Context: one part of a larger RNA
RNA sequence: UUGGGUUUAAAGGGUGCGUAGGCGGUGCGGGAAGUCGGUGGUGAAACCCCGGGGCUCAACCCCAGGCAUGCCGUCGAGACUCCCGUGCUUGAAUUCGGAUGCCGUGGGAGGAAUGAGUGGUGUAGCGGUGAAAUGCAUAGAUAUCACUCAGAACACCGAUUGCGAAGGCAUCUCACGAAUCCGAGAUUGACGCUGAGGCACGAAAGUGCGGGGAUCAAACAGGAUUAGAUACCCUGGUAGUCCGCACAGUAAACGAUGAUGACUAACCGUCGGCGAUACACAGUCCGGUGGCCAAGCGAAAGCGAUAAGUCAUCCACCUGGGGAGUACGACCGCAAGGUUGAAACUC
Numbered sequence: 001u002u003g004g005g006u007u008u009a010a011a012g013g014g015u016g017c018g019u020a021g022g023c024g025g026u027g028c029g030g031g032a033a034g035u036c037g038g039u040g041g042u043g044a045a046a047c048c049c050c051g052g053g054g055c056u057c058a059a060c061c062c063c064a065g066g067c068a069u070g071c072c073g074u075c076g077a078g079a080c081u082c083c084c085g086u087g088c089u090u091g092a093a094u095u096c097g098g099a100u101g102c103c104g105u106g107g108g109a110g111g112a113a114u115g116a117g118u119g120g121u122g123u124a125g126c127g128g129u130g131a132a133a134u135g136c137a138u139a140g141a142u143a144u145c146a147c148u149c150a151g152a153a154c155a156c157c158g159a160u161u162g163c164g165a166a167g168g169c170a171u172c173u174c175a176c177g178a179a180u181c182c183g184a185g186a187u188u189g190a191c192g193c194u195g196a197g198g199c200a201c202g203a204a205a206g207u208g209c210g211g212g213g214a215u216c217a218a219a220c221a222g223g224a225u226u227a228g229a230u231a232c233c234c235u236g237g238u239a240g241u242c243c244g245c246a247c248a249g250u251a252a253a254c255g256a257u258g259a260u261g262a263c264u265a266a267c268c269g270u271c272g273g274c275g276a277u278a279c280a281c282a283g284u285c286c287g288g289u290g291g292c293c294a295a296g297c298g299a300a301a302g303c304g305a306u307a308a309g310u311c312a313u314c315c316a317c318c319u320g321g322g323g324a325g326u327a328c329g330a331c332c333g334c335a336a337g338g339u340u341g342a343a344a345c346u347c
Stems, first nucleotide, its partner, number of pairs: 004318003007301002012315001014201004021194003025088007033081002035077008048066002051063004091191001092188003095184006103177007110154001114150008125136002162169002206247006216240001220236004258314006267291007274283001296303002320347003329340004
C1' cells in the first nucleotide's frame, strides 16, 4: 500500500462549536470541464506477437502486419458528475401558540443531623473492639434540658423517573439565561451533513493567591493484631474536603458501541405532548426512555427500529506480546505532569 476491521479479541477522539476539505434534495433551460463515440496527427528503430522468406535445419538474418493501452487536435453525443441561470418544498431554519424538566448562573430562605460555647439537672464512668488498649472523665465527662454559634450536606418523595453535548445535575423560593418537545402550517427556499487543523467546555485528585474550616480524612502519631505488620481494626490528626479568582486537561471521561440520514415483523410497559374550552379516555399520531423477541447479524456471549440488521456520506482509530505510552526531540504547564511518540533487544 491493498485487503480487512474497531461492544467484549488490537482499534471510536472525553464532549461540543466550527475553518479548510469531502459529500449533498427536486423541476426546467444553457454550457460541455469530467465522461462516451467518430476521425486526423504523433507514438523512431531494435525488442515482443503473428504470417511469409533466406543461410542443408536451428540460432541468426530479411519482408509484411499487429502491438505501441499514451499524448495533441478536430467533429459530435448530452444520461450521470460539474459549472451558469431560473424555479419548487419534502431536507434545514425562522415565526406564532402551548408544554416539560435534579438544565445553567446569581440572590434569598429552611429544617434534621454533627461539632463547639454558656448555663441547669446529675454521678462515675464514657468510648471503643473479635477481645482489648491508646483516648476522654471528680479541674465533674458520658447522658439529659435550654439558649447560642459554625460549616457542610440536603432524609422521606425517589423510580426500570427526568434534564443536559459530554463532564454532570436533587431542600424551598425569586430573577436572569438556555434547551427540548407538541400543535398550527405563516415565512425563507437546499440556507444541508460531516469535519483534518483550530476554539470552547471538561469528574475526582492536584497547583497558585485570598478566604473558610463543622464533618470526614491521605500524610503523620499512638494503641492493638502479628513471627514481623511501614497494613487491615481502634483513638487522635494535617493537607484536602467548602467558597472566590486563576491554572491544570486527565479517568473503566463506558453504552468499553463516532456523527448524520434512509429502510426492515410483532408484543408488553413507562415519561412529555396531541387527543373539544375543565377532567378522564380510545387512538398509536409525534418525541424520549425500558423489557422480550421475528428476520438478519455475530466466534460466541449476545445485538435486534435507541441494531452490533440492510445501505449512503464524512471524521477518528487498529495491524503479534514484551520493551512502552517508556527514551529522545518538539509543543504546553508554576510544578506535578500532559500531548505527540520510537528503536535496539527479546519471545
The part of an RNA shown here (small-subunit ribosomal RNA, central domain) has 347 nucleotides and comes from an uncultured bacterium. Its mean pLDDT, the model's own confidence on a scale to 100, is 87.